The prediction has a mean pLDDT of 77. The RNA shown here (Bacterial large signal recognition particle RNA) has 263 nucleotides and comes from a Lachnospiraceae bacterium. Lineage of the source: Bacteria > Bacillati > Bacillota > Lachnospirales > Lachnospiraceae. It matches the Rfam family "Bacterial large signal recognition particle RNA". Rfam classes the family as a non-coding RNA gene. A source record names the gene ffs.
RNA sequence: CCGCGCAGCCGGGGCAGUAGCGGGGCCCUGUACCUGAAAUCCGCUAUAGCAGGGGUGAUGCCGAUCCGAGGGCCUGAUUUGAUGGAGCUGCCCUCAUUAAGCAGCGAUGACGUCUGGGUCUUGCGCAACGGAAACUUCCGAACCGUGUCAGGAUGGGAACAUAGCAGCACUAAGGGAGAUCUUUCGUGUGACGCAAGGGUGCCUGGGCCGAGCCGGCUGGUGAGGUUACGUCUGUUGAUGACGAUUCAAAGUGAGGCGCGCGG
Numbered sequence: 001c002c003g004c005g006c007a008g009c010c011g012g013g014g015c016a017g018u019a020g021c022g023g024g025g026c027c028c029u030g031u032a033c034c035u036g037a038a039a040u041c042c043g044c045u046a047u048a049g050c051a052g053g054g055g056u057g058a059u060g061c062c063g064a065u066c067c068g069a070g071g072g073c074c075u076g077a078u079u080u081g082a083u084g085g086a087g088c089u090g091c092c093c094u095c096a097u098u099a100a101g102c103a104g105c106g107a108u109g110a111c112g113u114c115u116g117g118g119u120c121u122u123g124c125g126c127a128a129c130g131g132a133a134a135c136u137u138c139c140g141a142a143c144c145g146u147g148u149c150a151g152g153a154u155g156g157g158a159a160c161a162u163a164g165c166a167g168c169a170c171u172a173a174g175g176g177a178g179a180u181c182u183u184u185c186g187u188g189u190g191a192c193g194c195a196a197g198g199g200u201g202c203c204u205g206g207g208c209c210g211a212g213c214c215g216g217c218u219g220g221u222g223a224g225g226u227u228a229c230g231u232c233u234g235u236u237g238a239u240g241a242c243g244a245u246u247c248a249a250a251g252u253g254a255g256g257c258g259c260g261c262g263g
Base pairs, nucleotide, nucleotide: 001263002262003261004260005259006258008056009055010054011029012028013027014026015025019045020044021043022042023041033053034052035051036050060257061256062255066251070247071246072245074243079238080237081236082235083234084233085232086231088230090229092225093224094223095222096221097220098219100218101217102216104213105212112208113207114206115205116204117203118202119201120197121196122195123194124193125192126190127189128187129186130185131184132183133182135178136177137176138175139174145170146169147168148167153162154161155160
C1' cells in the first nucleotide's frame, strides 16, 4: 500500500410505569432493516431489551460548541365553577310620603261648599197575585121536596073524587165549570201615592266659587323584610399569561477513531 473478516452503525426524545434500564402504551420530531412474544405486562442488571434473520462497513462511527421542535415540575397574573357566612340597603319585595315626567278627568266647570230627591226602615192607601163568597150555567132526591101524576089501589050506582108508586120536569143539601162587574181574607208581589223616620255608602237634580284634581305607571325620599340575583369575605376546584428550572429530538459540527488475518 492492497485484500478478507470482525467491532461500530441501521433512528432519537418526553410522560407514565419501574429499585433502575429498555421494549411495548400515549405524545413530539422525523422517515433512518425484516420476523416473533409482551399492561392480570415482557426481557434485562448498570449504560442494560430478549430470540432469530439481513444490509453497510472511512461519502462509516464517536463527538465538544451553537441552535432549539416538544414535554415535565414550580410560582402564579387573568378568567371561572361549587360551597359556607354577612342584611350591606346594590338587586328584589312591602309600607308610607312626595308630585318632576307620563296617563286619566276638568271652563260642556276641577277641588271645595250649600241644598233637594231616590235607594233604606215603618205605617196607611192603591194595584197585582192567590183563596173564599156572591153571581151565571150544568149535574143532582127509590121513600122521609114541589108540580104533573100512566098503571094499579080506595070511596061512589054513576059522573067523578081521594091518597099516591114509577116516569118526566123543576129544585134543596151537595158537586162540576166559568169569567167579569161585586164583597171578603192573606202575602218581604209591585214601585204607584201620602206621612214619619234614617242618613255610612251609592245614584241623581239645582246653586255658589273659579283651576286644578288624581296618585294608576316611571322617578325622588324615609322605614321595614328576605338572601333568589349582585357585592364583600372564607374554603375548595378548573384554566394558566409573564417568569424560573429541568429533560431534550432534528439540524450544525471543531476534533477524534479501531481489532484480527493474509499478500